This is a predicted structure of a 90-nucleotide RNA (c-di-GMP-I riboswitch aptamer) from uncultured Lawsonibacter sp.
RNAcentral holds the sequence, with entries from MGnify.
The organism belongs to Lawsonibacter, within Bacteria.
[in-house]
RNA sequence: GCAAACCACCGGAAACAGUGGGACUGCAAAGCAAGGGGCCUACGGUAUGAAUCAGGUGCGCCUGAUUCCGCUACGGCAGCCCAGCUACCG
Repeated sequence: GCAAACCACCGGAAACAGUGGGACUGCAAAGCAAGGGGCCUACGGUAUGAAUCAGGUGCGCCUGAUUCCGCUACGGCAGCCCAGCUACCG
């Protein structure tokens, strides 16, 4: 010098960010920045599966809608790591 958790306001679908308060057995880059990993979220998108409702039916099934679940970043995390840039004292 910065400011975790938490609280208030505010933006956002969320993760999370911003402002104010507040400081962690906290940080010597806990400054900037999303290049490489990793992690978080799922508005939206999407495969299959399950359930419910409605319609059709040749009773084998078919179609649509809704809900749950999985996947997904063009959204986030720099106080997760590596790399990059800048910087105080000694």
The model forms 94% of the base pairs in the Rfam consensus.